[in-house]
RNA sequence: GCAGGCUGGGUGAUCGCCCUGACAUUGUUGGGGAGGAAAGUCCGAGCUCCAUAGGGCAGGGUGCUGGCUAACGGCCAGGCGGGGUAACCCGACGGAAAGUGCCACAGAAACAAUACCGCCUCGAUUUAUCGGGGUAAGGGCGAAAUGGUGAGGUAAGAGCUCACCGCUCCGAUGGUGACAUUGGAGGCAGGGCAAACCCCACUCGGAGCAAGGCUAAAUAGGGGGACAAUGGGUGCCCGUCCCGUUCCCGGGUUGGCUGCUAGAGGCUUCGAGCAAUCGAAGUCCCAGAUAGAUGAUUACCAUCCCGGCUAUGCUGGGAUACAGGACUCGGCUUACAGGCCUGCCUAU
Repeated sequence: GCAGGCUGGGUGAUCGCCCUGACAUUGUUGGGGAGGAAAGUCCGAGCUCCAUAGGGCAGGGUGCUGGCUAACGGCCAGGCGGGGUAACCCGACGGAAAGUGCCACAGAAACAAUACCGCCUCGAUUUAUCGGGGUAAGGGCGAAAUGGUGAGGUAAGAGCUCACCGCUCCGAUGGUGACAUUGGAGGCAGGGCAAACCCCACUCGGAGCAAGGCUAAAUAGGGGGACAAUGGGUGCCCGUCCCGUUCCCGGGUUGGCUGCUAGAGGCUUCGAGCAAUCGAAGUCCCAGAUAGAUGAUUACCAUCCCGGCUAUGCUGGGAUACAGGACUCGGCUUACAGGCCUGCCUAU
C1' cells in the first nucleotide's frame, strides 16, 4: 500500500430518570435500560386496511452467467471489459442488421464522397500559372474520417494482392452457463451514442403504524346537489360480486387503551458448501417511551497530544470520535479523533 475484523473509555461513591416483579403502604427491595451506524428515508419485505376470482392497459423496476435469500436495485462465486507494477478496485454489463433521432464548433467531408494541401499524368503557356483525367497512401481539421501493421504491386495510389491481427459465417473441444481455446471459408456492411426515443426478457395492485382495532366525551339528527344502477367499492379499463346510493360545503372531538415487542431473534458448538448461506444440538430474553427516559458531580485509572526532567520512566497542562430509538426486520449509502488484530502485494 490493499482487503477484512474488533473497540471506541473503565472502576468506585453520592444524588437523579424510564420499564417491570415482589412486599408493603406513600416507601423498601430484586431485575432490565440506545447504535454500528439508531443517520439518509434510498430499496425490499413482515404486518394492517381497501369485501372477493380473473383478464388487460398505462406507468415503474431490473438488465452478463450460476447460486443464496421471505424478498430486493442486496450478497456470494465466476465471465468479459477497464484502471493499477501488484495485492486489489470499478462496471448504467441484453439489442445499433426493426425503426426514428443526435454527433456542436472545426473541417473539403460526420450516412457520404463532384477532396483543402498534396501525389501522378496529359495539354496550353513563355517562367509562373491555368485547364482535363486519375488518386485517397502522406499532411491538415476534429472526440471520432471509409478496418490496422508490414511487404509486394502501381504512372501515382488503394484489400489491388499476400501474411498476421480485426470482422462475418460454418464447425470442433472444454464448461450447468456467461464464455474460453481452436479449425475452415469469405476481402468484408460506413463509425459512435439506447446514462437518446425505442425493441426484447423477467418482474410489480394501492395506501401505509399519523396503517388499523376498541372505547370515553362532545357537537349542528346542520345545509345544498345528483341518482335507483347511467352511482360507489384505494392507478385506469373490462368483469364476477357486494352496497340502509353517492358528491360537495360547514361544525364537534385533536382524550384513553391497544397495535408496541418472543422475533425470517441473539449467542456457542458440530456438520455440508470455495463462499454467500443452510441444517442440527444447546442456551439466553437484551428499551417499549408518548413533549418523549441511562444524566449530574467527584476520585482514580486507561489512551492520545504538547512541554519539562535525574529519560523506556517521572512530572505539568490539555483532550478523548461520529453521534441518540418510536411497529419490526434484511440491505445499500454517508459520518467517524484515537487504539488493536489478521491476511496479502510491492520496494529496500